[in-house]
Molecule: small-subunit ribosomal RNA
Organism: candidate division WWE3 bacterium
RNA sequence: AGAGUUUGAUCCUAGCUCAGGACUAACGCUGACGGCGUGCCUAAUCUAUGCAAGUUUAUGGUUUUAUCCGCAAGGGUAAAGCCAUGGCAGACGAGUGAGUAACGCGUAGGAACCAACCCUUUACUUGACCAUAACCGUGCGAAAGCAUGAGUAAUAGUCAAUGGUCUCUUCGGAGUAAAGUUUGCAAUUUAUUGCAAACGGUAAAGGACGGGCCUGCGUCCUAUCAGCUAGUUGGCGGGGUAAUUGCCCACCAAGGCUAUGACGGGUAGGGGGCGUGAGAGCGUGACCCCCCACGAUGGCACUGAGACACGGGCCAUACAUCUACGGAUGGCAGCAAGUAGGAAUAUUGCACAAUGGUCGUCACAGACGACUGAUGCAGCGACGCCGUGUGUGGGAAGAAGCUUUUCGGAGUGUAAACCAAUGUUAAGAAGGGGCGGCUAACUUCGUGCCAGCAGCAGCGGUAAUACGGGGGCCCCGAGCGUUGUCCGGUUUUAUUGGGCGUAAAGAGUUCUGUAGGCUGUAGUAUAAGUUACUGGUUAAAGGUUCGGGCUCAACCCGAAACAUACUUGUAAUACUGUACUGCUAGAGGUAGACAGGGGAGGGCGGAACGCAUGGUGUAGUGGUGGAAUACGUUGAUAUCAUGCGGAACACCGAAGGCGAAGGCAGCCCUCUGGGUCUUAUCUGACGCUAAGAGACGAAAGCGUGGGUAGCAAAACGGAUUAGAUACCCGUGUAGUCCACGCCGUAAACGAUGUUCACUAGAUUCGUGUUUCGAUUUAUCGGGAUGCGGGUCGCAGCUAACGCGUUAAGUGAACCGCCUGGGAAGUACGGCCGCAAGGCUAAAACUCAAAGGAAUUGACGGGGACCCGCACAAGCGGUGGAGCGCCUGCUUUAAUUCGAUGAUAAGCGAAGAACCUUACCGAGGUUUGACAUGCUACUGCAAAUCCGCCGAAAGACGGACUCCUUCGAGGGUGUAGCACAGGUAUUGCAUGGCUGUUGUCAGCUCGUGUCGUGAGAUGUACCGUUAAGUCGGGUAACGAGCGCAACCCUUAUCGUUAGUUGUAUCACUCUAGCGAAACUGCCCCGGCAACGGGGAGGAAGGGGAGGAAGACAACAAGUCAGCAUGGUCCUUAUGCCUCGGGCGAGACAGGCGCUACAAUGGGAUUGACAAUGGGACGCCAUAUGGCAACAUAGAGCAAAUCUCUAAACAAUCUCUCAGUUCGGAUUGAGGGCUGAAAUUCGCCCUCAUGAAGUUGGAAUCGCUAGUAAUCGCUGGUCAGCUAUACAGCGGUGAAUACGUUCUCGGGUCUUGUACACACUGCCCGUCAGGUCAGCAGAGUUGAGAAUGCCCGAAGUCUCUCGUUUUUGACGAGGGCCUAAGGUAGGCUCAGCGAUGAGGAUUAAGUCGUAACAAGGUAGCCCUAGGGGAAUCUGGGGCUG
Repeated sequence: AGAGUUUGAUCCUAGCUCAGGACUAACGCUGACGGCGUGCCUAAUCUAUGCAAGUUUAUGGUUUUAUCCGCAAGGGUAAAGCCAUGGCAGACGAGUGAGUAACGCGUAGGAACCAACCCUUUACUUGACCAUAACCGUGCGAAAGCAUGAGUAAUAGUCAAUGGUCUCUUCGGAGUAAAGUUUGCAAUUUAUUGCAAACGGUAAAGGACGGGCCUGCGUCCUAUCAGCUAGUUGGCGGGGUAAUUGCCCACCAAGGCUAUGACGGGUAGGGGGCGUGAGAGCGUGACCCCCCACGAUGGCACUGAGACACGGGCCAUACAUCUACGGAUGGCAGCAAGUAGGAAUAUUGCACAAUGGUCGUCACAGACGACUGAUGCAGCGACGCCGUGUGUGGGAAGAAGCUUUUCGGAGUGUAAACCAAUGUUAAGAAGGGGCGGCUAACUUCGUGCCAGCAGCAGCGGUAAUACGGGGGCCCCGAGCGUUGUCCGGUUUUAUUGGGCGUAAAGAGUUCUGUAGGCUGUAGUAUAAGUUACUGGUUAAAGGUUCGGGCUCAACCCGAAACAUACUUGUAAUACUGUACUGCUAGAGGUAGACAGGGGAGGGCGGAACGCAUGGUGUAGUGGUGGAAUACGUUGAUAUCAUGCGGAACACCGAAGGCGAAGGCAGCCCUCUGGGUCUUAUCUGACGCUAAGAGACGAAAGCGUGGGUAGCAAAACGGAUUAGAUACCCGUGUAGUCCACGCCGUAAACGAUGUUCACUAGAUUCGUGUUUCGAUUUAUCGGGAUGCGGGUCGCAGCUAACGCGUUAAGUGAACCGCCUGGGAAGUACGGCCGCAAGGCUAAAACUCAAAGGAAUUGACGGGGACCCGCACAAGCGGUGGAGCGCCUGCUUUAAUUCGAUGAUAAGCGAAGAACCUUACCGAGGUUUGACAUGCUACUGCAAAUCCGCCGAAAGACGGACUCCUUCGAGGGUGUAGCACAGGUAUUGCAUGGCUGUUGUCAGCUCGUGUCGUGAGAUGUACCGUUAAGUCGGGUAACGAGCGCAACCCUUAUCGUUAGUUGUAUCACUCUAGCGAAACUGCCCCGGCAACGGGGAGGAAGGGGAGGAAGACAACAAGUCAGCAUGGUCCUUAUGCCUCGGGCGAGACAGGCGCUACAAUGGGAUUGACAAUGGGACGCCAUAUGGCAACAUAGAGCAAAUCUCUAAACAAUCUCUCAGUUCGGAUUGAGGGCUGAAAUUCGCCCUCAUGAAGUUGGAAUCGCUAGUAAUCGCUGGUCAGCUAUACAGCGGUGAAUACGUUCUCGGGUCUUGUACACACUGCCCGUCAGGUCAGCAGAGUUGAGAAUGCCCGAAGUCUCUCGUUUUUGACGAGGGCCUAAGGUAGGCUCAGCGAUGAGGAUUAAGUCGUAACAAGGUAGCCCUAGGGGAAUCUGGGGCUG
């Protein structure tokens, strides 16, 4: 310090998430030691038991023990204990955080106070007296305890004396205090007394410590809390308090607080600090320290220096305990402990040894006694921080095991074993998480969108570094992870340090203006802000620095520095403020001109339209894409005349004008607002902005009353359509118009708040002023200078688009607004409205995106240009028939498999009777039909032949037999091990090959340039071409793959050679070599490229044809041609054999053949090819046969021999018919191939003679030697299903105006919400599941108050009584008041039948609203309608 995530990619905006640190933590796995810390965050729930506050030489009593005196009773002394009176303490210490938003806390100050113990100083400490507790007696009670009698002491109590001070005062005076104890000495009547000292006591002053009160400033969220307040605000007089004060009371006045947030609601102890952060901040308030508050809940006072008192009291309430039922008792938020709650938090420990506290004593300087759950220690917990260890040295080219492997090896790994010292220690003591990216660390197996993972994006559908196991590795280490919370990253609330044209965001209008904020220029004063210096404070601890102590560290100690902030004083005066005096540049006024649909009211006008009346006139009109509804013979439409009516104002008219915005348009009149210019002059900062407030505010809509020609939501009808609640058509009501009153919203937009200043220009429009020139005297043109409206554009800005003196530039002032998407501008509440509705405005829940601009593509029922047998123009077909072939489907034991829009279907298959063959049935076989290696054994060649069983394979038996260097080897067999084998699977793991786009003209690169970037440029533009072909031009210049050319065939000629051609020569021919064509020449057009025409020429503008197929795309096809990773089978999914099937057949599709006939069929006769093939072959010729063919047989391994033509021509016949067309089907007889022709071959002959008379919708091919038509050859092959395929030649046309349309393609451009790319995306209703919230008849609970009733304890007070009489006690009353009761409201929460909407949910229903002109452009406001998206009307916007 950043990273991941929106996209095909990019930049931006924006959210989500991660890496860091921390914790009073918890959970999971694991766990050696020590030090220092730390440990109920929840129920301020309830508590058994023990302890946590006592002490005492002031006093009285009593018990026990010891001892002394005594006969004893008893007494004295000492020690230990107990009870009681009195004193001090108990208000501290310890705990907790419920309440509290407050002078509670923090900080800085203040004046009207108190102060026990402690310190200093001064003075005093005299006399007298009344009681009472304990104890004892009696009584009551279960107990707790109580009552009463007798009697007693004090540092308990009372009175008197004195009185500095203090209080009161009539200024004379009056009133107000005390306590002794101990020790020593001395004296003595032995009872006491005196003196001294100590500890006390009383009074007073001061100090210290501590506390009470008051004030400034600071101190959470909420305005969906806007008004609150009657002791309320102030005053006079009292009361009360330690003290000020409405603290309380009587009276008087009517104040006080509040948008700088009162009042209300919610939450919360505050601070020092702690965590984090660069800081500013943000979060937090455990442990330690300070303050506050509380002590079961609520109220109250007493005592006291101090309390309204945690371990004191009274009362009420709830709860709990005891009870003899009559009554009593209690308060762990002290330390332990228990219970409950909870994810969760310890021992019913030891000691007062240290520190500290309370009480007391001795003593005068330090000790001592008692108590102390404060405290110090210990125990438990890895809860945290820090430290240490789990060993050290040696030990292999490296054991075993495990993992992996390309099978060679590699890793674990000096790790272990083992050896040495044998050591240290209380004891030998390593785990946890992770390994796709962020993020350090990789492989194998299993699984197969399953199981599962996940912080985010995401991983998993058969090769998962993401799941689970193993190995290895990485990080940390007595810990490691997870969860939760906080800060950080996050400039994601922006003071430091953000934004608002289009991403979220400028309010409809600043039109008026309040508060507030800001404010021209010169001077004087002041010194509030400001700046500097300075005094005080900012506790300690903590933090920082330095130093020191525990072996180090954590921890602890010492010192220093820092300390934002508040406050005192002094100084300065630039700026701001305040006060005063001026100025004129801002602002405003006066005067003179000017433009204008600015506003309001009134009047007038013509065109158009509709209606009415009358005339002319006759059959249609109207409307549409086409129609129909509708109107019309009762006379429409059309046309003429007259009249009436309402609404709107053509041309001018515009990039134009005015207005704050909405908005404003015929002409004239009246009233009226604003603006600009010019020159003088006046005022003298009067200014800018503007929360709240007020005013205005299109259209629609609402109310009342008018008006209504046209148009037109709703409604009705006609069409369209699958439907059509729409688009189109015909009618038509609200409404549109007027008056008055509401509403208050729009894409109310420049999606751009107002004001001021500054910062290049160019050009144009409107309107002023001024100047020059011209003239037709009313204008025009040029220049200058203002104001306003546009277009372009530099700098600059911007994510880009763009903005650019009319800023989105540079600055200043003020206001408004934004903080991920959805839920939602919704719910609830409030305000406004007659209503519709408006304004204000959330949350739960849900997603990881939503979004802006630009880029490349793709697409469009967008545009432009161009091409193609793409259409058109033609010729011939297919689709109908029969047959052949292929496919689907069906059937089957099997009908093997693959190919399926174009780009499958006479395709793989250039040839299924067996074989092929992969399928089925049956029979066999298991190292195998085939390859290699090893081990062992045996025999010998293996073969081959024979016999037998069998359908065969195969099994069994027999016969026969090799080479040799004699060691063995090769070969072969048998048995076994490795392995073979697989047309099994995956073409979505692959190679290779192929199809299609497409022989379409495209696809890219280097350098440069432009752009933040994706990318662009080049390659766009203008021409041209078949062509990204070429030229011109150009921030591009070049290059590559494609195009073209090079290659092959063919057309002409020359030349060479010539066999097997030719009787011979030549020609033809064959095979080589070469020439020839290049827009070269001429004319025309053009800058050129090139195009048009012509000549010559065999051929002319690519002469014709072929081969050749860029970058890519279709997860296109093929694992069955071959190869190949993975997976699977291994007595079978391998192998062998026979038989069957691939040939089935209701039907459907595709490709073909033959036809339907006379341009023909048949017969006879007669011609003319080329490519190719040929030895298990082609076969002349001859003979036989009607023929297929057979027999005999010449030639030829082929320019030599052979296969070898048909259409055509000539003549004859048929004469329009199911025929002398057509040949299917079937019967009979033959031929050929082959072991074999039944399933299932071909051919011949005779006989038979179906359908079919030119083919619906639709659709295919072809532009010249082409289509059409005619035959020929070849491969495969024993034969053939070939009508196929691949070739060859013969005969040989028609048509193309042209590019509107169909299909496909290319280039440019445009829009896009698409990028799996339109077979895209996507909206709403309905139906199902889930979730949260809202409303809801009501119901339940909590809280804060209010009114009334009742009213304990208690302070204060009144009356009466008793008494030891300024006092106390008793009885009764009053004021106030807690709890309680009751009443109606308020706030918050729980539940709630049902209702409406929302969110979400792999494959539900209906449509198709949006994105392209999205097929009716979309969207905004409004109104009405409709299953739904939505449709229609009115106005507005361009996004």